[in-house]
This is a predicted structure of a 1456-nucleotide RNA (small-subunit ribosomal RNA) from a metagenome. The sequence is in RNAcentral, with records from SILVA. Rfam family: Bacterial small subunit ribosomal RNA.
RNA sequence: AGAGUUUGAUCCUGGCUCAGAUUGAACGCUGGCGGCAUGCCUAAUACAUGCAAGUUGAAUGUGAAAGUCACUUUGGUGGCGAGUAGAGUGGUGGACGGGUGAGUAACGCAUGGGAAACUACCUUACAGUGGGGGAUAACCCGAGGAAACUCGGGCUAAUACCGCAUACGACCUACGGGUGAAAGGGGGCUUCGGCUCUCGCUGUUGGAUGAGCCCAUGUCCGAUUAGUUGGUUGGUGAGGUAAAGGCUCACCAAGGCGAUGAUCGGUAGCUGGUCUAAGUGGAUGAUUAGCCACACUGGGAUUGAGAUAUGGCCCAGAUUUUUAUGGGAGGUAGUAGUGGGGAAUAUUGGAUAAUGGGGGAAAUCCUGAUCCAGUAAUGCCGCGUGUGUGAAGAAGGCCUGUGGGUUGUAAAGCACUUUCAGUGGGGAAGAAAAGCCGAGGGUUAAUAUCCCUUGGUCUUGACGUUACCCACAGAAGAAGCACCGGCUAACUCCGUGCUAGUAGUUGUGGUAAUACGGAGGGUGCGAGCGUUAAUCGGAAUCACUGGGCGUAAAGCGCACGUAGGUGGUUGGGUAAGUCAGAUGUGAAAUUCCUGGGUUUAACCUGGGAACUGCAUUUGAAACUGCUUGGCUAGAGUCCAAUAGAGGGGGGUGGAAUUUUAGGUGUAGUGGUGAAAUGUGUAGAUAUUUGGAGGAAUAUUAGUGGUGAAGGUGGCCCCCUGGAUCGAGACUGACGCUGAGGUGCGAAAGCGUGGGUAGUAAACAGGAUUAGAUAUCCUGGUAGUCCACGCUGUAAACGAUGUCAACUAGCCGUUGGGUUUAUUUAAGGGUUUAGUGGUGUAGCUAACGUGAUAAGUUGACCGCCUGGGGAGUACGGCCGCAAGGUUAAAACUCAAAGGAAUUGACGGGGGCCCGCACAGGCGGUGGAGCAUGUGGUUUAAUUUGAUGCAAUGUGAAGAAUCUUAUCAGCCCUUGACAUCCUCGGAAUCCCAUAGAGAUGUGGGAGUGCCUUCGGGAGCCGAGUGACAGGUGCUGCAUGGCUGUCGUCAGCUCGUGUCGUGAGAUGUUGGGUUAAGUCCCGUAACGAGCGCAACCCUUGUCCUUAGUUGCCAGCGAGUGAAGUUGGGAACUUUAAGGAGACUGCCGGUGAUAAACCGGAGGAAGGUGGGGAUGACGUCAAGUCAUCAUGGCCCUUAUGGGCUGGGUUACACACGUGCUACAAUGGCCGGUACAGAGAGUUGCGAAGUGGUGAUGUGGAGCCAAUUUCGCAAAACCGGUCGUAGUCCGGAUCGCAGUCUGCAACUCGACUGCGUGAAGUCGGAAUCGCUAGUAAUCGCGAAUUAGAAUGUCGCGGUGAAUAUGUUCCCGGGCCUUGUAUACACCGCCCGUCACACCAUGGGAGUUGGUUGCACCAGAAGUAGGUAGCUUAACCUUUGGGAGGGCGCUUACUACGGUGU
Repeated sequence: AGAGUUUGAUCCUGGCUCAGAUUGAACGCUGGCGGCAUGCCUAAUACAUGCAAGUUGAAUGUGAAAGUCACUUUGGUGGCGAGUAGAGUGGUGGACGGGUGAGUAACGCAUGGGAAACUACCUUACAGUGGGGGAUAACCCGAGGAAACUCGGGCUAAUACCGCAUACGACCUACGGGUGAAAGGGGGCUUCGGCUCUCGCUGUUGGAUGAGCCCAUGUCCGAUUAGUUGGUUGGUGAGGUAAAGGCUCACCAAGGCGAUGAUCGGUAGCUGGUCUAAGUGGAUGAUUAGCCACACUGGGAUUGAGAUAUGGCCCAGAUUUUUAUGGGAGGUAGUAGUGGGGAAUAUUGGAUAAUGGGGGAAAUCCUGAUCCAGUAAUGCCGCGUGUGUGAAGAAGGCCUGUGGGUUGUAAAGCACUUUCAGUGGGGAAGAAAAGCCGAGGGUUAAUAUCCCUUGGUCUUGACGUUACCCACAGAAGAAGCACCGGCUAACUCCGUGCUAGUAGUUGUGGUAAUACGGAGGGUGCGAGCGUUAAUCGGAAUCACUGGGCGUAAAGCGCACGUAGGUGGUUGGGUAAGUCAGAUGUGAAAUUCCUGGGUUUAACCUGGGAACUGCAUUUGAAACUGCUUGGCUAGAGUCCAAUAGAGGGGGGUGGAAUUUUAGGUGUAGUGGUGAAAUGUGUAGAUAUUUGGAGGAAUAUUAGUGGUGAAGGUGGCCCCCUGGAUCGAGACUGACGCUGAGGUGCGAAAGCGUGGGUAGUAAACAGGAUUAGAUAUCCUGGUAGUCCACGCUGUAAACGAUGUCAACUAGCCGUUGGGUUUAUUUAAGGGUUUAGUGGUGUAGCUAACGUGAUAAGUUGACCGCCUGGGGAGUACGGCCGCAAGGUUAAAACUCAAAGGAAUUGACGGGGGCCCGCACAGGCGGUGGAGCAUGUGGUUUAAUUUGAUGCAAUGUGAAGAAUCUUAUCAGCCCUUGACAUCCUCGGAAUCCCAUAGAGAUGUGGGAGUGCCUUCGGGAGCCGAGUGACAGGUGCUGCAUGGCUGUCGUCAGCUCGUGUCGUGAGAUGUUGGGUUAAGUCCCGUAACGAGCGCAACCCUUGUCCUUAGUUGCCAGCGAGUGAAGUUGGGAACUUUAAGGAGACUGCCGGUGAUAAACCGGAGGAAGGUGGGGAUGACGUCAAGUCAUCAUGGCCCUUAUGGGCUGGGUUACACACGUGCUACAAUGGCCGGUACAGAGAGUUGCGAAGUGGUGAUGUGGAGCCAAUUUCGCAAAACCGGUCGUAGUCCGGAUCGCAGUCUGCAACUCGACUGCGUGAAGUCGGAAUCGCUAGUAAUCGCGAAUUAGAAUGUCGCGGUGAAUAUGUUCCCGGGCCUUGUAUACACCGCCCGUCACACCAUGGGAGUUGGUUGCACCAGAAGUAGGUAGCUUAACCUUUGGGAGGGCGCUUACUACGGUGU
């Protein structure tokens, strides 16, 4: 410090997610030791039991018992126990310590100030402590009660209570005066008078400490909470308090708070700090420390220095418990512990040894505060689980390309060590005191006491079997967890097969998963490791530091203007902001720095820094503010002019539409893509004349004017706003922006009243359509128009808030000024105010913007923070309504989005091509048959191929074989390969069983090489390694192939442009069959394709003539290159020539090229073939072959026989033959090319009607054979018919091949003679030696073509052209597509009800107001009852208590 994720890819915006640190954690797996910390975050839920606050006899009156001793009258008494235990009165402490965080948004807390005030114990100082009185508990007696406890009578003490005296201080005061205290105890001495010490007590003063009060500032969220407040705000007086104060009351005034957020609602103890973060910040408030609040819930007081009191009281309520039913008792948010809740949090431990607290003079007592121990890996820190050596790189595991690699020096082995744990032994520190005995000093009359110092003595340890040290033995007792596709360090095998699962995100898993599960290996951390939850970070993703708003979310529709914010220039003053110094404070702890102590560390501890803050004070005066005085550049006023659809009102004109009256006139008109509805013989449309009425204002007219925006258009008049320009004068910052607020605000809509020509929602009719609630047509009402109101919204847009300043140019246009030429018209220059185009810098994600900024700055306002839900619900406000405005959440997704790029697509555009269409010829689709496929059937009908690009395809040929399929019968190292052992030559023949494979028996036969050891080949048997598989996966593959497409494209290097994907080149202008070529050009070149090179064919030449040829010269025959010979021709097969837009003319840009022509056998790639760019289709093929993986192994392998692949209601494809006269049949006559042949072609001759038989010549082929080509031509016949067409089907008889033609071959003869009379929708091929038509040959086979591949013969028609269909190429445009239009995607409905809203209702919590009610208590009043201290005139009084009552008031209740 970043990364993943939107896309085919890119840049941006933007959300989601991850890596880090942390925790009072929990869960899963695992777990050796120690130190230091920490441990109910939930139910402030309910609690059994024990303990947690007592102490004091030196305040006080009392006062046992057990036991024991003695006596005894055996009843008991006395002594000791013992003035002990205990209870009571009194004092002091239970207001501290400990717990919890429910409440509280507050003077509660924090920081800093303040005055009007209290303070027990402690401390300073002063003054005192005299003399009396009456009670009362305990105790005794009695009574009531179940108990708790209560009542009556009697005795008694005090440091308990009450007067009196005194009063330095104190308080009150009318300044005369008045009021108000006390307590003694212990020790010593004593002449009993007292003296003295000490602890107390009383009054007063100061301090310290601790509480109380007031103020300033800070302290969460919500405006869908905007007004709130009645003791409320203030005053006067009184009461009350320790104390100021509406704290309370009476009266008076009407204030107080609030947009700088009152009130209300929700949530929450606050802080030092803690976690995180670079920092600013954000989150948090466990342990520890300070403050506050609370103690079952609510209310209340009493006592006291202090409480409205956790282990006190009273009342009410809830609840638990007890009871004799009358009544009582209780409060763990103290410490242990229990139930419950919960994911979850410990022992009913030890000790007062230390520290601290309470009481006491003290010894001491109490102390669940505290110190320790126990428990939990809850956290932090430390240590260990061995160390060294050790290659045969052991075994085993895993992987493997089978060679090996890895685990791995790891183990074993050898040599060492002993931390920790274990056993035994030793052994600190935490202990200081206090007490006792002396010494010295102080107090004192004093050698008593008491206090201080000092010496000695005597003890005090829970932890604790402590820490620590030594010895002993032995590697001995001690390693796991998570992860391994990317982010993110770490990879392979097996299993599984969208299953099981995984997942933080992206995603993974559909038979080769580095992502699931296991294993091996690896990576990370390590007594822990992961997961979950939570916080901060990353997130500049609320942006103060530090973001944005043209199109991504985001500028209010526009203006005026209040508060607020902000503000030109120049002096003086001030010192609020600002800056500097000083002082106080900012508790301690924490953090940081630096020392010290635990062996180290965590931890503990000394010192420092820091605590960025607040307050006070001293100074400075630049800037801002405030105040005061000037200035004129901002802003405004006056004057002279100018332009304008600026606004409001009134008047008025012409054209047009409609309508009305009349004329002319006759059959249609109107409307549409085409029609129809409509209208018209009752006279339309058309035309013409007159009238009526409403609305809108052609031309001018213009990215022209004007207005803030919405908007604004005939002409004239009236009223009126603003702007611009010019020259001076004046005012003197008067300015800008603007939350709320106010006004204006298109169209539609609403209300009232008018108006209504045209137009026109709704509506009606006609069309269109599958339908057509639309588009089109005919009609037509609101509305559109006017007046007055309302509404307040628009893509109200420049999707760009207003104001101001600055920053290159060029070209238009509108309104002014000025200047120039030649005065005008028109023009040029310059200046100013608008309005446009283009463009530099800059900015921008890009597009773009660019002085009219989206540039550079300043001021102010508004708005945004992922998509959907949703601009919706609820609430408020506005509105007559429609609706507007303000404006969420639950839930859900990992994206949504902007700009640009490359493709693809478009019933977008432009250009171009192709038998693509059109123009033609011939077919298919109808019939029969052949063949293939689907389907069905079957034991099996083996299998692949399935739009074009499967279907006469693999298959160039299924009777057996083939054969992969089915049935049956057999074999198991196998039909085939290699290795090992043993035997045998191999091989051949016969008989026999069987369907055969396969057996059984018999016979013949002893080979080749040899160094004599043996070897090679073959056969048989056996053992296991292995063979074998046409079994699966073409979506694991190689190779091969199809297709787009023989289409003209596909790319690269360097350069340049762009942030980038990419672009450029390859686009453009021409041209071509062509990215072919030329020109232009930020491109220049290059590659694969195109073309050419290759084969063949067409012409000529050269060479060479056998098996081919025969012109000339001979020979020769019935005839024939038959022969001598020839090499001319044809031909054969080698090599050359030829064609290149080369020449001429025209067009073109002088180019490329095109058009025409000449010559030529051939002319513009001459014809044909081979040749197939980058790629696409997970195209086809595991059944040609090869091959990974998986599967079978007495079978999915191998052998045999027989069957099947040939089935047959049907559907489709490809063909053949036809339907006939351009023909069929019969007879005659002529002309090819290219092939093949020894497991072969097979002649002549001959038999047969024929298939063919016989025969065997010749030929390994320019020699011989297949082998007579057919259509054509000549002649005859048939005469339009199911025929002399057509030949299916069937019967009989044969031929051939073959082991064998039944299933299931081909052919022949005779007989039979089906459908079919040119084929619906639709669809195929072909542009010249082509289509069409005719025959011939070959491969494959033993045999078996209508198929396939070749060959020649005869031999057309048409193309004006590119509008349309299909396919393709280039450029361009739009896109929300990229699996790419067979794309993407919207809504309804059906079902469900997870979430949210509504919902008849139902229920809980909180709260306001009004009223009823009124416990305990306090205060006030008091007729009743009662009363020790004091007074008294003895009657009583003062004062008190009980009771009653009034006010306040908790719980409770009612209504709203």